[in-house]
RNA sequence: CCCCUGGAAGCGCCGAGCGGCCCGGGAUGGUGCCGGGCCGGCGGGGGACCCAAGUAUCCGGGGCGAAUCCCGCGGUCCGCCGCGGGACGGGUCAGUCCUCUUUCGAUCCGAGCCCGUCAGCUAACCCCGUAGGCGUGGAAAGAGGAGGU
Repeated sequence: CCCCUGGAAGCGCCGAGCGGCCCGGGAUGGUGCCGGGCCGGCGGGGGACCCAAGUAUCCGGGGCGAAUCCCGCGGUCCGCCGCGGGACGGGUCAGUCCUCUUUCGAUCCGAGCCCGUCAGCUAACCCCGUAGGCGUGGAAAGAGGAGGU
């Protein structure tokens, strides 16, 4: 000096997954921790007229989410699995105090879960969630806000 791995703190990323208050337990000089509840914010579902649809209902149907569709090759217990490619969808790349948009380039993801025969849209109204998992850093153009003068 380079590479790999682990830990702490700060900072940062995906995501709706954040803030405040009360009660109980624990514990301390005090806060922090765990469980339950309420309010606000954010997110999701159900649910009229009108509109849409109008022959669908086992080839069941539907919801959250970016996570879908197609082609080729190989394997196969014929259920499906693996690899490659394309279309399309999504994230990151912190020059600034914050947020957003676009272009080029680089890079990664395209899963999983739920409802239970049932749901188009949908005002009032009703219900639910507020987790979990991670560690990036190339360049250019523009907009808004905050703050300062």

c-di-AMP riboswitch aptamer (ydaO/yuaA leader) from a Bacillota bacterium, 149 nucleotides, folded computationally. The prediction has a mean pLDDT of 82. The sequence was found by an Rfam model in a public genome assembly.